[in-house]
This is a predicted structure of a 72-nucleotide RNA (transfer RNA) from a bacterium.

């Protein structure tokens, strides 16, 4: 130079075409003498950018940008 994979919440991941969740962590309550744990709820998202397909895109397609791996 050439190939592959990934990119979704603060952090780790789901969701293979129909209103995007979970754990943790935050933020309220309950319990406790208290605080750690326990256990209830609550907030928290332009799904990396721009297109393009489709009644519809996290998904499919191109293209740029990040990370990582392989070859030379």
């Nucleotide at each position: 130079g050439c190939c592959g994979a990934c990119u979704u919440a603060g952090c780790u991941c789901a969701a293979u075409g129909g209103u995007a969740g979970a754990g943790c962590a935050a933020c309220c309550g309950c319990c406790u003498u208290g605080u750690a744990a326990g256990c209830g709820g609550u907030a928290g998202g332009u799904u990396g950018u721009c297109g393009g397909u489709u009644c519809g895109a996290u998904u499919c397609c191109g293209a740029c940008a990040g990370u990582c791996g392989g070859c030379u």

It was read from a public genome assembly.
Rfam family: tRNA. It is annotated as a transfer RNA.